The prediction has a mean pLDDT of 83. Transfer RNA from an Alphaproteobacteria bacterium, 72 nucleotides, folded computationally. It matches the Rfam family "tRNA". Gene Ontology term of the family: triplet codon-amino acid adaptor activity. Rfam classes the family as a transfer RNA.
């Protein structure tokens, strides 16, 4: 330089083009002499940026950014 992947909640990770979910984490509660653990109930997201398509866009197309691996 070429080419492919990835980017969604602190963190790992879903989500046929049709209200953005889960585990774990956090904060509340019951239990307990306390704590853990268990159980029950909550808060957190303009889905990296920007335009396009379309009645509707994390989802399709284009472009930037960061990050990864190939390939030279």
């Nucleotide at each position: 330089a070429g080419g492919a992947g990835u980017g969604u909640a602190g963190c790992u990770c879903a989500a046929c083009g049709g209200u953005a979910g889960a585990g774990c984490a956090c904060c509340g509660g019951u239990c307990u002499c306390c704590a853990a653990a268990a159980c029950c109930g909550g808060g957190g997201g303009c889905u990296g940026g920007g335009g396009g398509u379309u009645c509707g866009a994390a989802u399709c197309c284009c472009u930037c950014c960061a990050c990864u691996c190939c390939u030279g």